[in-house]
RNA sequence: UGACACCGCGCGGGAGAGUCUCCGCGUCAGCGGAGCGCCGAAGGGGCAAUUCCUCCCCGGAACCUCUCAGGCGCCAGGGACCGUGCGGACUGA
Numbered sequence: 001u002g003a004c005a006c007c008g009c010g011c012g013g014g015a016g017a018g019u020c021u022c023c024g025c026g027u028c029a030g031c032g033g034a035g036c037g038c039c040g041a042a043g044g045g046g047c048a049a050u051u052c053c054u055c056c057c058c059g060g061a062a063c064c065u066c067u068c069a070g071g072c073g074c075c076a077g078g079g080a081c082c083g084u085g086c087g088g089a090c091u092g093a
Stems, first nucleotide, its partner, number of pairs: 006088008018036001020035006037072003043068001044066003050060002
């Protein structure tokens, strides 16, 4: 001097699942509530593929699973993850 990987922020992309039934409001569009049905890629839980290690234990750990939360007409919002820019801390070389 200082990448990869890590963290944060901005930008771009970003799926799935009923406007089904009933009730109330409303001229309409539509809005709200309840019920059942459903989705999983915020979060959370579980197992554990697997990771670390000579082995075991401990620890980490999924987009696998549960659906608690969240979500299911359009819009909006959220959105794991991917790309990119900036910043931060650290290190190999």